[in-house]
Annotation: This is a predicted structure of a 1408-nucleotide RNA (small-subunit ribosomal RNA) from an uncultured prokaryote.
């Protein structure tokens, strides 16, 4: 100092797994923006090309020479000046500076070694410096060339060069001693050998003899620093590179080097390297460090430091201490430049700068003042090293853009539920301050040396000289701080606001425009696009892009996996390698402990200090986990030696077996051949046909031939490594198990490469071929059918020899060893006994269940997928792809090995809940079946689509739109309705509320006139309330004007409320607690019975509960009681032509209140002693008595914005309002729902009987009269158990019709009427007369109904002036048939199963 996660696969879940995000960093770039300063940093691309200037010179104290300009002049010359410059000579130029092309290497790093080496300048020790000589540049003369650059001759100097001498500890050779593993080293003796130089240069003193100082020179030794060489170890990718190598590996002789060495050469030998990756290919300078990370790691190698390599490209040497030399030489090449065309010149990967390419990287600046370097004795000169300044927000750090007060919470903006909220103390305003920038002034420090002056001291003969110390003056390219002045004045932006992820509203847009890192937003209410307001984050920056690490335990050493998610080689044997039982001794390689050396500095970290702080800088420490070496320890691993028997193997005695190979042999079946019998079919299929058969099939009998396979036994039984192995016999042969505990003595396990075996199919050659049977032919099926089915049939299947080498070669589970609960069963042995048999124990093998544990779950579980050890193989998202290319194997087919581009955000596993299935089980429903009657054909009515139209208003769309809706429920378009069209009008409006002003002879009524009306127009008439100082004033109602607003059947039912349909009156849908599961969830609700029912009973890790079912409610069927009018009338009385007509009565019917009654209560049987079911009795009614109301959780974005309500949007002299007329009634053809029929169970005529439930005052209307009739006149009665509508009809009786387009049927049309209503043309109903269409029972298909039901018959009502009603809702009359079943069609619920579906099979998805 120290470990964070999130989004995304699903309806949901767990796990696997990839993708993506949040962090940090950068030599960055781009976009927007930008006040100041400090410190850093800046050509990463073309090691591409370069104009120009500068970047290495210096020394006169080594040497010989030696100007000119200019000034002065006495014109001779002097000064300039012994200066500059050039030359000889010395030192330097090999450093400093740049770059990273090359290099995978002793290049680098680290640790060692050289007894195998060098070293100029520097320090130090010792010794020395004698005598000579000859040249040569410069210079002069002549001369070549365009130039660069030379050539000839002549003269000259040196610290240049040469000869001789001297000398040593140097070199060379020789002797002795010591040391070392060795080449060899050290010490010493002696030699006849070899090799030096510059008494130079500059001073001081001098008695000129010399003395003395400094500096330089020569030889030898030592030191320091620097360099050269060798070695161990360390650090990239690739095996789709597996073999490489001839100076190669070694030796000997020689050469070469400072030095070892094949470094070079001649000869000899044939070696050397490599799976621990040689050789080849690709990439790359290396390290200290830097970034990231918890760390381990990963990535990286800018700036700074060390080191290597390079200098236009390639090669070479020269000089020198040092180079094979960045600004030296030579050669070759490319490029550029000059040229008189003959020939020459050049090298920015130095500092600036330029062009080019690029996303992209600066000034042709100042100075040697400092630091450092070269030369010099020194002054000094040189120094694009360096010190500074400039440019760039490129990075880090710091500062500022004010501070305090200030609410009417101003204006404006935005939002709004219109009340307000927010921007926001923010601003204005008041007071204060003065950083930075600006102006003025001013300066510390970087400066100390050196030289000069001066004082002291050392040296010396010396107060010279020289060295040292002190003092003084002198030396700045660049540059702070500080002081004063003025004034809030000059200084804020960028990104984001759906989730991840901090931050939300409005408008615009309408799958468009656009956004997007991932998931994903946008199709009219977008917090996701664009804009605005507001907010969040960071801030002189903010975002984007790129790259690296992190998150990613997603390569897993720390720290992963392989039954089903990606992943165990098909199996075995075995090489290398890895790992390995018990005991003893020894060694110390590994290991452990300590010491020593090293691990440069800088950086990181800690601490102290300096810049006002910080960044930055300085001092000290720690760290540097490494390497080497020394000492010690000896448990463990390894090595060596010895021993042991528990591993492994052998021996002996037994045992089981479809283990393998070869040869022989058997029966059944099949086909074929021959013959007999027989006589028409056989065969085949869902059904057929092709096929076979009168030339005799099939069938049946006899005989013969052939090939292949081995029924029963036969078994989750046996054997084998796996593939695999099945009649019987024989021969050869492999392995296993048991027992004895006899032998060997760790001999073992695994196994990269390698080798062998390896189903089926396929291939080669030769055989064989009965059956079967790819290909192929034919027949069917089908839209087609290159298939499934049928008839044939070739390869093949079989054998021999040889290839191939793959499979879902599976237990989808590598091998070995050990340990860890059990139970049951089987196979082969042992053991014991009372022995055709049996209990316990034991070994091996094969199965099932299951504990702990493990697992994502499923599951597994001593035959592990548990717990450990050892070894091998394999995996790293899906697709592309086990493919391409390369290599290799193969006769071929093909096998093995094995990528990438590109593309997606998933792909995949297990389990859960649903849904679905031409899955299963059990069950229900007029679902089918059994019946009855219809629809579909005709005519008409009505609704719809379509078409038409100025308009034909709108909605409803499978069931669940279509005689459906449109104004409480049932609920009537001529006008109205009315929403549509045409035309005419109105504009605060037909209707509501408020404000302001006015009027208040105002409201209201209203003539003439225009008009289709609405509307316009206004003669004239003419009120009301309150208060008060009432001829009046003030106010109000009302009215007018204006403004807010009204209004909208305009839009969105996919923004909504409410209501409704449907599944479905189906029996289901859930909850609490508990329990189980990591979880989604499960359990309960499943199971056995039973029911109409999740109804009830039993069982049960469930126990209870809720919404549903049922019941409670209404009607109806029986009855009691109470009541008795308007209802009823048995008895009594009265009365009539007759009638409960009257008195009267409550008995009966009836009415309508309250009760009773039915509960499987009783009996028998079945059943689990249950629930319940079956039968019976009684009863008006019997097992829910019949009918109704009542509709669980939910589904269909089902229906309705046009009932109503309502968010958003839209219109506002119109999409509002009023009016007239028209339309909703159109009509070629189509569909749904109905009515009437087609007739005799009928039609017509006459007669006659019996209901229920309703309605009636702008109403129902009797009797009567008129009319053929609809109806009219008139009006008794009745707000109704009273009167009326009101006739019920089918029925019954009688008569006619006689099977026909009719006495059926009534459409259509003509005429005449009636009624309602302002008004029946478009467009009403009814009546009468006349007319008399289609239609003779209806194709495919389809609907309703299980009893008072279907069918059939009429009656009433709502709406309503009237009515297109055959509709709808009710009422009663007459009144059947069939089924007692669940195979099928449709629908529904329950349990179970499969699933790649979840928008849920109208799904998903594949090929072309």
């Nucleotide at each position: 100092a120290u470990u964070a996660g999130a989004g995304u696969u699903u309806g949901a879940u767990c796990a696997u797994g990839g993708c993506u995000c949040a962090g940090a960093a950068c030599g960055a770039a781009c976009g927007u923006u930008a006040g100041c300063g400090g410190u850093g940093u800046g050509g990463a691309u073309u090691a591409g090309g370069c104009a120009u200037g500068c970047a290495a010179g210096u020394c006169g104290u080594g040497c010989g020479c030696g100007a000119a300009a200019g000034c002065c002049u006495u014109c001779g010359g002097g000064c300039g000046a012994g200066u500059a410059a050039a030359g000889c000579g010395g030192c330097g130029a090999a450093a400093g500076g740049g770059u990273g092309a090359g290099u995978a290497a002793c290049a680098c790093g680290u640790a060692a070694c050289c007894a195998a080496c060098g070293u100029a300048c520097c320090c130090u020790u010792c010794a020395g410096a004698u005598c000579g000589g000859g040249a040569u540049a410069a210079c002069c003369u002549c001369u070549g060339g365009a130039a660069a650059c030379g050539g000839u001759g002549g003269a000259u100097a040196a610290u240049a060069c040469c000869g001789a001498a001297u000398g040593g500890u140097c070199c060379c050779g020789c002797g002795g001693g010591a040391g070392a593993c060795a080449u060899c080293u050290c010490c010493u003796g002696g030699g006849a050998g070899g090799u030096a130089a510059a008494c130079g240069g500059c001073g001081g003193c001098u008695u000129c003899g010399g003395c003395u100082g400094c500096u330089g020179c020569u030889g030898a030794g030592g030191g320091a620093g620097c360099g050269g060489g060798u070695u161990g170890c360390g650090g990239c990718c690739u095996a789709u590179c597996a073999g490489c190598u001839u100076g190669u590996u070694g030796g000997u002789g020689g050469g070469g080097u400072a030095a070892c060495g094949g470094c070079c050469u001649a000869c000899c030998a044939a070696g050397g390297c490599u799976u621990c990756g040689a050789c080849g290919g690709g990439u790359a300078g290396c390290g200290g460090g830097u970034c990231u990370g918890a760390g381990a790691g990963g990535a990286u190698g800018a700036u700074c430091c060390g080191u290597c390599a390079c200098a236009c490209u390639g090669g070479g040497a020269c000089u020198g201490a040092g180079a094979c030399a960045c600004u030296g030489c030579c050669c070759a090449g490319a490029c550029u430049c000059c040229u008189a065309c003959g020939g020459g010149a050049g090298g920015c990967u130095g500092c600036a700068g330029u062009c080019g390419a690029g996303a992209a990287u600066c000034u042709u600046c100042c100075g040697c003042a400092a630091u450092g370097g070269g030369c010099g004795a020194a002054a000094g000169c040189c120094u694009g090293a360096c010190g500074g300044a400039g440019c760039g927000a490129c990075a880090c750090c710091g500062c500022g853009u004010g501070c305090a007060g200030g609410a009417u919470g101003a204006a404006g903006g935005c939002c709004u539920u219109c009340g307000g909220g927010u921007u926001g103390u923010a601003a204005a305003c008041u007071g204060c301050u003065g950083u930075c920038a600006c102006g003025c002034u001013a300066u510390a420090g970087g400066a100390a040396c050196g030289g000069c002056g001066u004082a002291g001291u050392a040296u010396u003969a010396a107060u010279a000289g020289u060295g040292c110390u002190g003092c003084g003056a002198u030396u700045g390219a660049c540059u702070a701080a500080a002081g004063c002045g003025a004034g809030a004045g000059g200084a804020a932006g960028a990104g984001c606001c759906g989730g991840c992820u901090a931050a939300c509203u409005a408008c615009g847009u309408g799958c468009c425009a656009g956004c997007a890192g991932c998931c994903g937003c946008g199709g009219u209410a977008a917090u996701a696009c664009g804009u605005a307001g507001g907010g969040c984050u960071c801030u002189a920056a903010c975002g984007u892009u790129g790259u690296u690490c992190g998150g990613a335990u997603u390569u897993a050493c720390u720290g992963g996996g392989c039954a089903u998610a990606a992943a165990g080689c098909g199996u075995a044997c075995g090489u290398a390698g890895g790992c390995g039982g018990c005991c003893u001794g020894u060694u110390u390689a590994g290991u452990c402990a300590g010491g020593u050396g090293u691990g440069a500095a800088a950086g990181c970290c800690c601490u102290c200090g300096g810049c006002u702080c910080a960044a930055c800088c300085g001092g000290g420490g720690a760290a540097u986990u490494g390497c080497a070496u020394c000492u010690g320890a000896a448990a463990c691993u390894g090595g060596c030696a010895g021993g042991c028997u528990a591993g492994a193997g052998g021996a002996c005695a037994g045992c089981a077996g479809g283990g393998g190979u070869a040869a022989g042999u058997g029966g059944a079946a099949c086909u074929c051949c021959a013959g007999g019998u027989g006589g028409a079919a056989c065969g085949g299929u869902g059904a057929a046909a092709u096929g076979u058969g009168u030339a005799g099939a099939u069938a049946u009998c006899u005989g013969g031939a052939g090939g292949a396979a081995c029924a029963c036994c036969g078994g989750u039984g046996g054997c084998g490594a796996a593939a695999g192995c099945g009649g019987c016999u024989u021969a050869c042969u492999g392995g296993g198990c048991u027992g004895u505990c006899u032998c060997u003595g760790a001999c073992g396990c695994u196994g990269a490469g390698g080798u062998a075996c390896g189903a089926a199919a396929g291939c080669u050659a030769g055989g064989g071929u009965a059956g079967c049977g790819a290909a192929c032919g034919g027949g069917a099926u089908u839209a087609g059918a290159u298939a499934c089915c049928c008839c044939g049939g070739u390869a093949g299947u079989c054998c021999u020899a040889g290839c191939c080498g793959u499979a879902a070669a599976c237990g989808a589970u590598g091998g070995g060893c050990a340990c860890u609960a059990g139970g049951c069963a089987a196979u082969g042995g042992g053991c014991c006994c009372u022995a055709u048999g049996g209990a316990a124990c034991u070994c091996a093998u094969u199965g099932c269940c299951g504990u702990a544990g493990c697992u994502a779950a499923u599951g597994u579980g001593u035959u592990a997928a548990g717990u450990g050890c050892c070894c091998c193989g394999c995996c790293u998202g899906g697709g592309g792809a086990g493919u391409a290319c390369g290599c290799u194997c193969g006769c071929a087919a093909g096998g093995g090995u094995a990528a990438a581009a590109c593309u997606c955000a998933a792909a995949g596993g297990a389990a859960u809940u649903g849904a679905c299935g031409g899955g299963g089980g059990a069950u229900c429903a007029c679902a089918c079946a059994a019946g009855c009657g219809g629809u579909g054909g005709a005519g008409c009515a009505u609704g719809u689509g379509g078409u038409u139209u100025a308009a034909u208003u709108c909605g409803a769309a499978g069931c669940a739109a279509c005689g459906c809706g449109a104004a409480c429920g049932a609920a009537g378009a001529a006008c109205c309705u009315u929403a549509c069209c045409u035309g005419g009008g109105c504009u605060u409006g037909a209707c509501a509320u408020g404000u302001a002003u006015g009027u208040g002879g105002u409201a209201u009524c209203a003539a003439a006139c225009c008009g289709a009306a609405a509307g316009g127009g206004g003669c004239g008439a003419g009120a009301c309330c309150u208060a008060c100082u009432u001829u009046g004033u003030a106010g109000g109602a009302g009215c007018a004007u204006a403004c807010a607003c009204a209004g909208g059947u305009a839009u969105u039912g996919c923004a909504c409320g409410g209501c409704u349909g449907u599944c479905g009156u189906c029996a289901g849908c859930u909850c609490g607690u508990g329990u189980c599961g990591u979880g989604a969830g499960a359990u309960g609700u499943u199971g056995g019975g039973u029911u109409a029912a999740g109804u009830c009973c039993c069982g049960u890790a469930a126990c209870g509960a809720g919404c549903g079912c049922a019941a409670c409610c209404c009607c109806u069927a029986u009855u009691g009681u109470u009541a008795g009018u308007u209802g009823c009338u048995a008895a009594c009385a009265g009365g009539u032509a007759a009638u409960g007509c009257u008195g009267a009565g409550g008995a009966c019917u009836c009415u309508a209140g309250c009760g009773a009654g039915a509960c499987u209560g009783c009996c028998g049987g079945u059943g689990u002693u249950a629930a319940a079911c079956c039968g019976g009795a009684g009863g008006a009614a019997g097992g829910c008595g019949g009918g109704g109301a009542c509709g669980a959780c939910g589904u269909c974005a089902a229906g309705u914005c046009a009932u109503c309500a309502u968010g958003g949007u839209c219109c506002u002299u119109a999409c509002g309002c009023c009016c007239a007329g028209g339309g909703c009634u159109a009509c070629a053809a189509a569909c749904g729902u109905g009515c009437u029929a087609c007739a005799a169970u009928g039609g017509c005529a006459g007669g006659u009987a019996c209901a229920a439930a309703g309605g009636g005052a702008a109403g129902c209307a009797a009797g009567a009269u008129c009319g053929u009739g609809a109806g009219a006149u008139g009006g008794a009665g009745c707000a109704a158990a009273c009167c009326c509508c009101a006739a019920a009809a089918a029925g019954c009786c009688u008569g006619c019709c006689c099977c026909a387009g009719u006495u059926c049927g009534g459409a259509u049309u003509g005429g005449a009427g009636g009624c309602u209503g302002a008004a029946a043309c478009u467009c009403g109903c009814c009546u009468c007369c006349a007319u008399g269409a289609a239609g003779u029972u209806g194709g495919a298909a389809u609907c309703g109904c299980u009893a008072g039901u279907a069918a059939u018959c009429g009656c009433a009502g709502a709406u309503c002036a009237g009515c297109c009603a055959u509709g709808c809702u009710g009422c009663g009359g007459u009144g059947a048939a069939u089924g007692u079943g669940u195979u099928c069609c449709u629908g529904a619920g329950c349990c179970u199963u499969g699933u790649a579906c979840a928008c849920a099979c109208c799904g998903c998805c594949c090929g072309u």
The sequence is in RNAcentral, with records from ENA. Its Rfam family is "Bacterial small subunit ribosomal RNA".